[in-house]
RNA sequence: AAAAUGGAUCGCUAGGGUUCCGGUGGGCUGUGCCCACGACUGGUCCGAGAGCGAUCGACCUUCUUGCAAGGUUACACGGCGGGACAAAAGCCCGGGAGGA
Numbered sequence: 001a002a003a004a005u006g007g008a009u010c011g012c013u014a015g016g017g018u019u020c021c022g023g024u025g026g027g028c029u030g031u032g033c034c035c036a037c038g039a040c041u042g043g044u045c046c047g048a049g050a051g052c053g054a055u056c057g058a059c060c061u062u063c064u065u066g067c068a069a070g071g072u073u074a075c076a077c078g079g080c081g082g083g084a085c086a087a088a089a090g091c092c093c094g095g096g097a098g099g100a
Stems, first nucleotide, its partner, number of pairs: 007056006015046002020043002022040001023037006057073006063066001075095001077098001081093003
């Protein structure tokens, strides 16, 4: 000076809307059904590269070479706009454009 790897999955949360449940209002032929509402707290649901945790993976060291022990896995400001699902979002485009 250059190259390669710098990862994956799961759980949770910030957050998100409204398919379902519930709720609220209205109506009816009223053990229920229909319409509207997410500026309805919620449950189901979606959900972080730059949030948390766990498991695996990767790399390195040691020796008593084992289904061994240990270490590392850093840093990270970020539009507009578009996309999907019922719809929206810190989801995806995206460690993007741009910036220092």
Guanidine-I riboswitch aptamer from Alcanivorax sp., 100 nucleotides, folded computationally. The prediction has a mean pLDDT of 85. It was read from a public genome assembly, where an Rfam model found it. NCBI's taxonomy places the organism under Bacteria, Pseudomonadota, Gammaproteobacteria, Alcanivoracaceae, Alcanivorax. Its Rfam family is "Guanidine-I riboswitch aptamer". Rfam describes the family as follows. This family represents a conserved RNA structure found upstream of the ykkC and yxkD genes in Bacillus subtilis and related genes in other bacteria.